[in-house]
């Protein structure tokens, strides 16, 4: 200079008009509200709801199965399938990225096409070799038919039962060695461990797949802010409120209408009696009572809090100090316009350059993802455009 890793940051500014939501203040109110000032109003993912917790309620003598989740070591951390170190493994020329990473050597299962066989004491397809027969023969052999042995060559697959030399054999083969590769076992020396690393012994030679059943080991009650808890219109329910019998009449029924007497209450009176009126069934009405719809209030904004800096510590983290107060809506407020700023992109033109390209100076375009709804911790996904740091790699110049 150009290509790249990795982590970290921003992710429009300003003003002007209009306009929303909460807080307080004032004032007005027909007590539901209105106005008006001041303050103050989304995000790195608020979002996917995929883990993980607080927090509520229910559920519960202990222990299990069922389903389900996790799965190398250490370490943080309220917790976690999250971070951080680290060890294996696999990728990249590097920086550095990926990786559910116990078990297939318990059983069971599953593999397209290809191939003769895809999983067991496996396969005879092309072969190699032996025995018998039989035909040819240039007498060395050579073909065919069978019967056996064999798994090396050859061929198919993504995978064919260790690789390579030798010994061995009729011809082969871990059938045997030698040395390499794996697996298992013992044990030494580093590490807290995971795990490397050195030795000895065993022919053991075992193919993949468990985000396939399964086996091992651990982890975990259910349900969720529409949890929950408080007040409560209408409607519907229950108590409770002084005081009733009897004859008749309409009328199909329901129900009306009227006498008698009694009895409560009002009036009228100074009092009683009288008298007038209501009422004494159900309903109405009153008034209380529990539940509890709509509603309203809460839960709900001081928290595993933000910023700043010390200190521990590789880190992730933890600790001290200072400082701050920083949205609460409910069908959901946080907006729109319009100017300048800014920086992108494209064309123009002007200058410098060898090119690429770079500075102006101008006109057009467009400036993402997206948007709280109980909160926090992460995890994945989504992002125009740009900003820094460290670090690899190639060229190139000194």
């Nucleotide at each position: 200079c150009a290509a790249g890793u990795u982590g970290g940051c921003c992710g429009g500014g300003c003003g002007a008009u209009c306009g929303c939501g909460g807080u307080u203040u004032c004032g007005g109110u027909u007590c539901g509200c209105c106005g008006a000032a001041a303050c103050u109003g989304a995000g790195g993912a608020a979002a996917g709801u995929c883990c993980g917790c607080a927090c509520u309620c229910c559920a519960c003598a202990g222990a299990g199965c069922a389903a389900g989740g996790u799965g190398c070591c250490g370490g943080c951390u309220a917790a976690c399938a999250g971070c951080c170190g680290g060890g294996c493994g696999g990728g990249g020329u590097g920086a550095c990225c990926c990786g559910a990473c116990g078990g297939c050597a318990a059983g069971u299962g599953c593999a397209a096409c290809a191939g003769a066989g895809a999983g067991g004491c496996a396969u005879a397809u092309u072969g190699c070799c032996g025995g018998a027969a039989g035909a040819g023969u240039u007498c060395g052999c050579u073909c065919u038919u069978u019967c056996g042995g064999c798994g090396a060559g050859g061929g198919u697959g993504a995978a064919a039962c260790g690789g390579c030399g030798g010994u061995g054999u009729a011809a082969g083969a871990g059938a045997c060695c030698a040395c390499c590769g794996g697996c298992g076992g013992c044990g030494g020396c580093a590490g807290c461990g995971a795990u490397g690393u050195c030795g000895c012994c065993g022919g053991c030679c075992a193919g993949g797949c468990a985000a396939a059943c399964c086996c091992c080991a651990c982890c975990a009650g259910g349900a969720g802010c529409a949890a929950g808890g408080c007040c409560a219109a209408g409607c519907a329910g229950g108590g409770c409120g002084a005081a009733a019998g009897g004859a008749g009449c309409c009328g199909a029924u329901a129900g009306g209408c009227c006498c008698c007497u009694a009895c409560g209450g009002a009036g009228u009176c100074g009092c009683u009696c009288g008298c007038u009126c209501c009422g004494u069934c159900c309903g109405a009405c009153g008034u209380c009572c529990g539940g509890g719809u709509a509603g309203g209030c809460u839960g709900c904004a001081c928290g595993a809090g933000g910023c700043u800096u010390c200190c521990a510590g590789c880190a992730a983290u933890g600790g001290g100090a200072g400082u701050c107060c920083c949205a609460g809506a409910u069908a959901g407020a946080u907006g729109a316009u319009c100017g300048c700023c800014g920086g992108c992109g494209u064309c123009a033109c002007a200058c410098g350059g060898u090119u690429g390209c770079g500075u102006g100076u101008g006109g057009c375009g467009g400036c993402a993802c997206a948007g709280a709804a109980u909160g926090c911790g992460g995890c994945u996904u989504a992002u125009a455009g740009g900003c820094c740091a460290a670090c690899u790699u190639g060229c190139a110049g000194c």

Model confidence (mean pLDDT): 77 of 100. Predicted 3D model of a 398-nucleotide RNA (Bacterial RNase P class A) from Promineifilum sp. It matches the Rfam family "Bacterial RNase P class A". Rfam classes the family as a ribozyme. NCBI's taxonomy places the organism under Bacteria, Bacillati, Chloroflexota, Promineifilales (SeqCode), Promineifilum (SeqCode). It was read from a public genome assembly, where an Rfam model found it.